[in-house]
Context: one part of a larger RNA
RNA sequence: GAUGAACGCUAGCGGCAGGCUUAAUACAUGCAAGUCGAACGGGUGUAGCAAUACAUUAGUGGCAGACGGGUGCGUAACACGUAUGCAAUCUACCUUUCACAGGGGGAUAACUCAGGGAAACUUGAGCUAAUACCGCAUAACAUUAAAUAUCGCAUGAUAUAAUUAUUAAAGAUUUAUUGGUAUAAGAUGGGCAUGCGUACCAUUAGAUAGUUGGUGAGGUAAUGGCUCACCAAGUCAACGAUGGUUAGGGGGCCUGAGAGGGUGAUCCCCCACACUGGUACUGAGAUACGGACCAGACUCCUACGGGAGGCAGCAGUAGGGAAUAUUGGUCAAUGGGCGAGAGCCUGAACCAGCCAUGCCGCGUGCAGGAAGACGGCCUUCUGGGUUGUAAACUGCUUUUGACAGGGAAGAAAACGGCUAUGCGUAGCUAACUGACGGUACCUGUAGAAUAAGCACCGGCUAACUCCGUGCCAGCAGCCGCGGUAAUACGGAGGGUGCAAGCGUUGUCC
Numbered sequence: 001g002a003u004g005a006a007c008g009c010u011a012g013c014g015g016c017a018g019g020c021u022u023a024a025u026a027c028a029u030g031c032a033a034g035u036c037g038a039a040c041g042g043g044u045g046u047a048g049c050a051a052u053a054c055a056u057u058a059g060u061g062g063c064a065g066a067c068g069g070g071u072g073c074g075u076a077a078c079a080c081g082u083a084u085g086c087a088a089u090c091u092a093c094c095u096u097u098c099a100c101a102g103g104g105g106g107a108u109a110a111c112u113c114a115g116g117g118a119a120a121c122u123u124g125a126g127c128u129a130a131u132a133c134c135g136c137a138u139a140a141c142a143u144u145a146a147a148u149a150u151c152g153c154a155u156g157a158u159a160u161a162a163u164u165a166u167u168a169a170a171g172a173u174u175u176a177u178u179g180g181u182a183u184a185a186g187a188u189g190g191g192c193a194u195g196c197g198u199a200c201c202a203u204u205a206g207a208u209a210g211u212u213g214g215u216g217a218g219g220u221a222a223u224g225g226c227u228c229a230c231c232a233a234g235u236c237a238a239c240g241a242u243g244g245u246u247a248g249g250g251g252g253c254c255u256g257a258g259a260g261g262g263u264g265a266u267c268c269c270c271c272a273c274a275c276u277g278g279u280a281c282u283g284a285g286a287u288a289c290g291g292a293c294c295a296g297a298c299u300c301c302u303a304c305g306g307g308a309g310g311c312a313g314c315a316g317u318a319g320g321g322a323a324u325a326u327u328g329g330u331c332a333a334u335g336g337g338c339g340a341g342a343g344c345c346u347g348a349a350c351c352a353g354c355c356a357u358g359c360c361g362c363g364u365g366c367a368g369g370a371a372g373a374c375g376g377c378c379u380u381c382u383g384g385g386u387u388g389u390a391a392a393c394u395g396c397u398u399u400u401g402a403c404a405g406g407g408a409a410g411a412a413a414a415c416g417g418c419u420a421u422g423c424g425u426a427g428c429u430a431a432c433u434g435a436c437g438g439u440a441c442c443u444g445u446a447g448a449a450u451a452a453g454c455a456c457c458g459g460c461u462a463a464c465u466c467c468g469u470g471c472c473a474g475c476a477g478c479c480g481c482g483g484u485a486a487u488a489c490g491g492a493g494g495g496u497g498c499a500a501g502c503g504u505u506g507u508c509c
Stems, first nucleotide, its partner, number of pairs: 001508003005505005012362006018355002020320001025318003029315003034063003039060002042057006070273003079198008089190002094186003099181002102136001104134002111126006147160005171178003199245003206236003211233008248270004252263004275296005298309004326352001328351003334348001335346004365396004375387005402445005410436001416429005453498005458479003464493005474481002
C1' cells in the first nucleotide's frame, strides 16, 4: 500500500459499488418456461328461433425448453490461452438464390361406455380431426464404377457428360399475406486436428497389450484403436515418462521504479457439474439443473398392496462458522421464448429493503468578543502559568435536518392509419404505456438550531506533567519499562495524529 474481511469503541447524511471465502451439508413454503385458437377435432359459457358469431381451454400438433440463471465438485492437459488448419465436418430460427407443392391411405388422443386403485395413476371396448403419421408420382442433391479437362498441398479438389438404384412436401385465413419441400450460398454457433505456453514432489525411474503402427471392416456429421478381426513389435521417458499432492483456466486484480512476487471475489470469455454412479431417448443442437430410465444413500406419504422428491435458480430455514442481506416491487426500460398481431410468460433484468463492507462527496457553523470570567490542572503559591477567543455575550448564515409547495428525464417505438415500393422495407403521422416515485431536483419558512469520536504521547514516531502503585498490579510491534521521586503500569489535566470513522487481528506484495 491492498482486502469479498472479522473484532472492539463510536456514528449525521448522500452518491456509486460490494455482500456464505466455511458444509458440492440437509432443505419447510412460494415463485424461477412457457406460448400459439391465423395447425386440429371436441368441451364449456354468452347472444341468437336457427345457421352461426364471440369468449375460454383439458387434449392432439408446432416452436421454445440445449438460452438465460447458479456453483467450482472434478480436471495438471480430454482444460485454458494463442496461432494455424479440416482436400475429414454439422448448423433450427435469420438473409439471399432457384425449382416445386400432384394424387391417395390407415390410425389415435380428447370424448363416450365399462372397470382397477387409498393415492400416484391406470386397463379394456367404441367414435373422430389435423401443418400428427404412412405409401405412390415427380425433381434436385447424393451414392457406386469408369472417362475427359483444369488445378493443387501427398492422400486428392473442381467442372462436364453418361449409367444404376433410392429418397420430398401442408396447409391456414380477414385474399393478401403467411407457412411447407428440395437445392446452392451467406451469417451465426459448434465439432475435430496440429504447434507453442501453463503448479509442486526424483525420499515417485521406469511406464504401456488396444498399448504403438499397418491392412480390412464397423461406427460417426466427420478424421482417428473410436470399436473389432488379423498382422508386425512397437510407443513414451532425466528436455522428467509413470505415479503422487494441490488446483477450474484466461482477460484481469493487488503490490513493486522495474524485473518479479501474490491472486483468480465482483464484470467479461472458455471449461466442468446439477443428490451419488451409470444409460440412452427426443432433437438442428443434450448424454439435458427445474426431462426420462436403472441402481444407491437420504427424506416424505400410505388404507402396508404401493407411491413421491432433489434450491450449486430467487427469496427463505436449519447446521457449520470470526463472518456475509428481504420468504419485497415491476415487466416501465433492456434482453429472451412463443405468437400475424394484440398480447402472455420471464426471481434474466430493472428497482426498492438491510449492512460504515469499501471508495468518493458534504456537514456538525461563520465573524466579532479579555473582567484573559467561573471551574479544572500545574506551580517557585498575598502571586503566576495553562485550558483559552475557548465559553458567556453581540451580529450573521441555513448546507444538512424539520415543515410547506412545485415536480422530472429515463418513452418512443412496436401496434394502428396514410404514402411510396415487384418484394424486403422506407417515410410521415394520431394516440397508448413509468415499478422506481410524489423519488431525484427546485422554491419557501423558522431557527445555531439535529450531528464527534477513536487511537496514541520512552526511542523507532508527531505529542509531558501531576497523582496512585512499588519487580506488585500491569504494559509490550522491536529495544525494553515496573524493586518509593515511573514522560513506558492505572487515573487526571494538557498535547499529537486521523476523523464518521478510529484502532486491533488475519492474509498478500

Predicted 3D model of a 509-nucleotide part of an RNA (small-subunit ribosomal RNA, 5' domain) from an uncultured prokaryote. The coordinates come from a structure-prediction model, not an experiment, and the mean pLDDT is 82.